Purine riboswitch aptamer from Thermoanaerobacterium saccharolyticum, 102 nucleotides, folded computationally. Its mean pLDDT, the model's own confidence on a scale to 100, is 75. Rfam family: Purine riboswitch aptamer. A reference for the family is Mandal et al. (2003), "Riboswitches Control Fundamental Biochemical Pathways in Bacillus subtilis and Other Bacteria", Cell. About the family: Riboswitches are metabolite binding domains within certain messenger RNAs that serve as precision sensors for their corresponding targets. Allosteric rearrangement of mRNA structure is mediated by ligand binding, and this results in modulation of gene expression. A class of riboswitches that selectively recognises guanine and becomes saturated at concentrations as low as 5 nM. In Bacillus subtilis, this mRNA motif is located on at least five separate transcriptional units that together encode 17 genes that are mostly involved in purine transport and purine nucleotide biosynthesis. Gene Ontology term of the family: purine nucleobase biosynthetic process.
C1' cells in the first nucleotide's frame, strides 16, 4: 500500500441517500378572454389568482342538466412537487483477522 474475508452488530467506527410513511401547501381548485361541440354533444387555448412556496393545477368513472341554444353543474378514485419529521437499505468509508509487495 492492495486484494480478500468479516460486519451492519457489540467483537472497533461513520455519515448520508434512495425507498416507504406522516404533517403542511392546495380545494390536483377557482376567475377571465378568445376559438370549438351540441343530448352519440358538453372541449381547446392563453392569462390571472390560489402556497411563509419552485412547480403542477389533470385523468377516468356515474350522475344530473341543456329541447338545439350558449352555457355547464355535482359525486368519486388517482399523483407530481416544496418543507419539515420519523423510519431507513445497497453502493461508500473503515477494521479485529487472512495473503501478497514494499
Nucleotide at each position: 500500500c492492495a486484494g480478500g474475508a468479516c460486519a451492519a452488530g457489540u467483537a472497533a467506527a461513520u455519515a448520508a441517500u434512495a425507498g416507504c410513511u406522516c404533517a403542511u401547501a392546495u380545494a390536483a381548485u377557482u376567475c377571465u378572454g378568445a376559438g370549438a361541440a351540441u343530448a352519440c354533444g358538453g372541449c381547446u387555448c392563453a392569462g390571472a389568482a390560489g402556497u411563509c412556496u419552485c412547480u403542477a393545477c389533470c385523468a377516468g368513472a356515474c350522475a344530473a342538466c341543456c329541447g338545439u341554444a350558449a352555457a355547464u353543474u355535482g359525486u368519486c378514485u388517482g399523483a407530481c412537487u416544496a418543507u419539515g419529521a420519523g423510519u431507513g437499505a445497497a453502493a461508500g468509508u473503515g477494521u479485529a483477522c487472512c495473503u501478497g509487495a514494499g